[in-house]
């Protein structure tokens, strides 16, 4: 230096310029509502005048414009700082957060498997032990081929139980028995003994079901549903008043439910960096710091310029984390073997 195997890192950096999203602040515009003051009209009180019709002032309350003040809603423009992944994938395991169900116990189904730790939790993850494979080097035994243990170093492992039963076996100097055959052979069959449980089964030990379109609060129009009132209709001999009664249809009014639609959940977390500390380690713990999408069928882009050999790969968040798998790019860094060259 090349290779091969393991692990770990990275998933472009800088500016420049036109856009999209969603927030926060300012100004401006429109629209509502509270209040406050001004004008005008009306109305009630009170006082005064008066030519007895009124009229003037004050207060008061009602309406209508009109200012000024806050506050909600929408919009415009400006300024500020956020804007997709290592896998957001597959949705396969674990939890978290809703909502439903739920005496107990035992079946059934499903899932888990060495030991001891981490961790909310796991079928993850770390240590170790046993087993299997791969190198390398060592002793044995062999004439040699080559077996076979020890050592290290790397890689795997769905690793309870096959003296409870069933099954299945290409395995047996075993036992019994057909068939060929001169034969000590050969092809079969049962047992028997080994082996086998990602074969039935056996033990142990866990395990309710839906999922954010979860679920929660606000609520317009329309139609319906309950109530009240009004008009109508019949009776109380006739008309008015009251009162029963029917409540068909009509008109008003009130209520709850639920639908558009609006908000919440909704993103500050088992979160991240840094450092110190414990433990082989997975991991814990303390102390400082940081705020990094949260939206509606859904924005996170495009071009240029420059660094670089070049910016080309899988691939786009939809509640939220903690893993496994799968997919994929150019590199870089660690350790471990082996091969060369060179000192």
């Nucleotide at each position: 230096a090349u290779g091969u195997g393991a692990g770990g890192c990275c998933g472009a950096g800088g500016g420049g310029u036109c856009g999209c999203u969603g927030g926060a602040a300012a100004u401006c515009c429109g629209g509502g509502g509270a209040c406050a003051c001004a004008u005008u009209a009306c109305u009630u009180a009170a006082u005064u005048c008066u030519c007895u019709g009124g009229a003037a002032u004050u207060a008061a309350g009602u309406a209508a414009u009109g200012u000024g003040u806050c506050c909600c809603c929408g919009g415009a423009u400006u300024u500020c700082g956020g804007g997709a992944g290592g896998a957001a994938a597959g949705u396969c395991c674990g939890g978290g957060c809703u909502c439903c169900g739920c005496a107990g116990g035992a079946c059934a189904c499903c899932g888990u498997g060495g030991u001891g730790g981490g961790u909310a939790a796991c079928g993850c993850c770390c240590a170790c032990c046993u087993c299997c494979c791969g190198c390398a080097c060592u002793u044995u035994c062999g004439a040699a081929a080559g077996a076979a243990a020890a050592u290290g170093c790397g890689g795997g492992a769905a690793g309870g139980a096959c003296u409870a039963g069933u099954g299945c076996u290409a395995c047996g100097u075993c036992u019994c028995u057909g068939c060929c055959u001169u034969u000590u052979g050969g092809c079969g069959g049962a047992g028997c003994g080994g082996g086998u449980a990602a074969a039935c089964u056996c033990c142990a030990c866990g395990g309710g079901g839906a999922g954010c379109a979860a679920g929660g609060c606000c609520a317009a129009g329309u139609a319906a549903a309950u109530c009240c009132c009004c008009c109508c209709u019949g009776c109380c001999g006739g008309u008015c008043c009251g009162g029963c009664a029917a409540u068909a249809u009509g008109g008003g009014g009130a209520u709850g439910g639920g639908u558009a639609g609006g908000c919440c959940g909704c993103u500050a977390g088992a979160a991240c960096c840094u450092u110190g500390c414990g433990g082989c380690a997975a991991c814990g713990c303390a102390a400082g710091g940081u705020c990094c999408a949260g939206a509606g069928a859904a924005a996170u882009g495009g071009c240029c310029c420059u660094u670089u050999c070049a910016a080309a790969a899988c691939a786009g968040a939809a509640c939220c984390c903690g893993g496994c798998u799968u997919a994929c790019g150019a590199g870089c860094c660690u350790c471990a073997c082996a091969u060369u060259u060179u000192c």

This is a predicted structure of a 343-nucleotide RNA (Bacterial RNase P class A) from a Deltaproteobacteria bacterium. Its mean pLDDT, the model's own confidence on a scale to 100, is 76. It matches the Rfam family "Bacterial RNase P class A". The family's RNA type in Rfam is ribozyme.